Context: one part of a larger RNA
RNA sequence: UCCAGCGAGUUAUUUAAUAUGGCAGCUUAAGUCAUUUGACGGAGGCAUAGCGAAAGCAAGUCUGAAUAGGGCGAAUAGUCGUAUUAAAUAGACCCGAAACCAGGUGACCUAACCAUGGGCAGGCUGAAGCGUCGGUAAAACGACGUGGAGGGCCGAACCGUAGCACGUUGCAACAUGCCCGGAUGACCUGUGGUUAGCGGUGAAAUGCCAAUCGAACCUGGAGAUAGCUGGUUCUCCUCGAAAUAGCUUUAGGGCUAGCGUCGUACGGUAGCUGAUAGGGGUAGAGCUCUGUUUCGGACUGGGGGUCGCAAGACUACUCACCCUUGACAAACUACGAAUACUAUCAGUGGAACUACGGCAGUCAGAACGGCGGGGCUAAGCUCGUCGCUCGAAAGGGAAACAGCCCAGACCAUCAUCUAAGGUCCCUAAAUGUAUGUUAAGUGGGAAACGAGGUGAGAUUUCUUAAACAACUAGGAUGUUGGCUUAGAAGCAGCCAUUCAUUUAAAGAGUGCGUAACAGCUCACUAGUCAAGAGAUCUUGCGCGGAAAAUGUAACGGGGCUAAACAUACUACCGAAGAUAUGGAUGUGUGUCGGAUUCGUCCGACAUGCGUGGUAGAGGAGCGUUCCUCUCUGCGUUGAAGUUGAACCGCGAGGUUUGGUGGAGCGUGAGGAAGUGAGAAUGCUGGA
Numbered sequence: 001u002c003c004a005g006c007g008a009g010u011u012a013u014u015u016a017a018u019a020u021g022g023c024a025g026c027u028u029a030a031g032u033c034a035u036u037u038g039a040c041g042g043a044g045g046c047a048u049a050g051c052g053a054a055a056g057c058a059a060g061u062c063u064g065a066a067u068a069g070g071g072c073g074a075a076u077a078g079u080c081g082u083a084u085u086a087a088a089u090a091g092a093c094c095c096g097a098a099a100c101c102a103g104g105u106g107a108c109c110u111a112a113c114c115a116u117g118g119g120c121a122g123g124c125u126g127a128a129g130c131g132u133c134g135g136u137a138a139a140a141c142g143a144c145g146u147g148g149a150g151g152g153c154c155g156a157a158c159c160g161u162a163g164c165a166c167g168u169u170g171c172a173a174c175a176u177g178c179c180c181g182g183a184u185g186a187c188c189u190g191u192g193g194u195u196a197g198c199g200g201u202g203a204a205a206u207g208c209c210a211a212u213c214g215a216a217c218c219u220g221g222a223g224a225u226a227g228c229u230g231g232u233u234c235u236c237c238u239c240g241a242a243a244u245a246g247c248u249u250u251a252g253g254g255c256u257a258g259c260g261u262c263g264u265a266c267g268g269u270a271g272c273u274g275a276u277a278g279g280g281g282u283a284g285a286g287c288u289c290u291g292u293u294u295c296g297g298a299c300u301g302g303g304g305g306u307c308g309c310a311a312g313a314c315u316a317c318u319c320a321c322c323c324u325u326g327a328c329a330a331a332c333u334a335c336g337a338a339u340a341c342u343a344u345c346a347g348u349g350g351a352a353c354u355a356c357g358g359c360a361g362u363c364a365g366a367a368c369g370g371c372g373g374g375g376c377u378a379a380g381c382u383c384g385u386c387g388c389u390c391g392a393a394a395g396g397g398a399a400a401c402a403g404c405c406c407a408g409a410c411c412a413u414c415a416u417c418u419a420a421g422g423u424c425c426c427u428a429a430a431u432g433u434a435u436g437u438u439a440a441g442u443g444g445g446a447a448a449c450g451a452g453g454u455g456a457g458a459u460u461u462c463u464u465a466a467a468c469a470a471c472u473a474g475g476a477u478g479u480u481g482g483c484u485u486a487g488a489a490g491c492a493g494c495c496a497u498u499c500a501u502u503u504a505a506a507g508a509g510u511g512c513g514u515a516a517c518a519g520c521u522c523a524c525u526a527g528u529c530a531a532g533a534g535a536u537c538u539u540g541c542g543c544g545g546a547a548a549a550u551g552u553a554a555c556g557g558g559g560c561u562a563a564a565c566a567u568a569c570u571a572c573c574g575a576a577g578a579u580a581u582g583g584a585u586g587u588g589u590g591u592c593g594g595a596u597u598c599g600u601c602c603g604a605c606a607u608g609c610g611u612g613g614u615a616g617a618g619g620a621g622c623g624u625u626c627c628u629c630u631c632u633g634c635g636u637u638g639a640a641g642u643u644g645a646a647c648c649g650c651g652a653g654g655u656u657u658g659g660u661g662g663a664g665c666g667u668g669a670g671g672a673a674g675u676g677a678g679a680a681u682g683c684u685g686g687a
Base pairs, nucleotide, nucleotide: 001687002686003685004684005683006682011090012089013088014087015086016085017084018083019082020081021080022079023078025046026045027044031040032039033038050057051056060072061071062070063069093231094230096228100221101220102219103218104217105216111195112194113193114192115191116190117189118188119187120185122154123153124152125150129146130145131144132143133142134141158182159181160180163178164177165176197213199209200208201207206215234621235620236619237618238617239616244257245256246255247254248253258362259361260359261358262357263356264355265354269352271348272347273346274345275344276343277342278341284335285333286332290329291328292327296323297322300320301319302318303317304315305314306313307312365390366389368387369386370385371384372383373382374381395406396405397404410583411582412581413580415579416578417577421573422572423571424558425557426556430570432569433568434567435566436565437564443560449544450543453541454540455539456538457537458536459535460534461533462532470528471527472526473525474524476501477500478499481495482494483493507522511520512519584611585610586609587608588607589606590605591604592603593602594601595600622676624673625672626671627670628669629668631666633665634664641660642659643658644657645656646655647654648653
């Protein structure tokens, strides 16, 4: 990992609702007698009258001063079984803790201690003491011997395990190899004994106490509890949610409401459309108010400053007020929509509404679009609201892609038409038509900003009285204007009524240049030439700006100059959409037939509308085991089981038949459940 078997809403009591049966008041319980399911038993319970806290009164009663008003009642149906569903109490759908408590078992492992034994190759060092000699007054002291001390030294056994390697489904649930520490000691070790879990022992690590230790193990309380995780077994049909509010030692749990479903009742209900009538203070707008704020002006008042003895005057200081110009506001409003909301009437509508009752699930939501708050007008961010999809929705498109676009899958079809999106090839369908744009592979990622890219439009200036460009020639004189300055001559700087003359024209000078001059050049003019030239604004498409990590890699790819972009048009492709044909089924209506307890139910046909679906509600069925009756059922002329085939049923499944097998098994009507397996790191066995 696979296969087979086992494996989870049960039972009892009470209550409620629904369905159904008995009786009309219903009904027994314990028990007794009989004994295959019967009889007895009326204690008791519910109902038959309510109201009040109660006394109590009573179709009323309570409140109350009340004969008022109001609350609860009265104008009749119940009760006992059975089934289903739910709740409560019990282990209560199943498995699962860590833990808690009680009583016991453990010191053959290990910790400490007690008693009694055992062990430590070899070598080194050489303390005290003692002796001899030296030495001293005597000592001290020294030398040489002797001696053999030491938690002494080196190093086997023995004890240990710091480092490295290997092992890590091992040789081994801690080992092996190399290396290393202690090795006469606080040493190692045998045997026997002592200490026990709310405890012991501990040179102390929460260490150890039998591979178990922040409290051992075994059995019991015990099916502890688990607001948590996992699992929960056949089929088809109808409808179909929620991820919100309030409260919660509450926030991943609950309760009530909201939203779902089933039933009953009501009944032009809800919704939509139109008209009419309303209130509002949002968007916008505005600046009267509350605040913020701009330009200009006028003077009036206050404060400051200066002058003055004072009166007072002045004020290139300042505040407020006034007039005028221009603005801002969620907590501003003399204004003010669209929507939304409410009511009435009319139309439409066909149960989508409302009330009551049974049963739920939901309380982690998500993206996207609109309007807003928070944040950085950040976030696949967060909060609110309106909408939509996903959730619970498959199909087509977006290369791939819950939440985007299109569109809602009952089933079948080798039929048709379309949506979004597409039509060169991959790849179904146009290498479509018309007119333009783009040259950047822009398309096929990006800003401020930059630029004689290029298309369109507009305004304007010059121009056959010859513009623009180019070339030829001129570009002068008073004058080196004045001032300044070392110098300043068109050209450092300052000033100017920057003037005047000669001219076709020529600035008291546009730039380069010089120390200053000089020199070059421009404006301006003439000639040559011959038709357009210049400036500004708006706009379409492009260009630069443009650096990232495995590999082209910012069109899905090939590739494309259209197969890109814009505008218009015509075809076609394209989905589980629509249509066509057939079939199934739910529900409404109509007709016919049958049954009926007259309430209605069943069947057939026609017709209208439907049939995606998680949690969940409701309905109808299949199958397994056993029991009762039934078929005066089947079976060695072959049961069950098993293995093929054909047929029937939407399906769970069923029937017939061939092989195998070798003794039991079924139909119909009911009943009762140890009643359906793929999942639970499920359990047992096997491979």
Molecule: large-subunit ribosomal RNA, domain II
Organism: Saccharimonadales bacterium (SeqCode)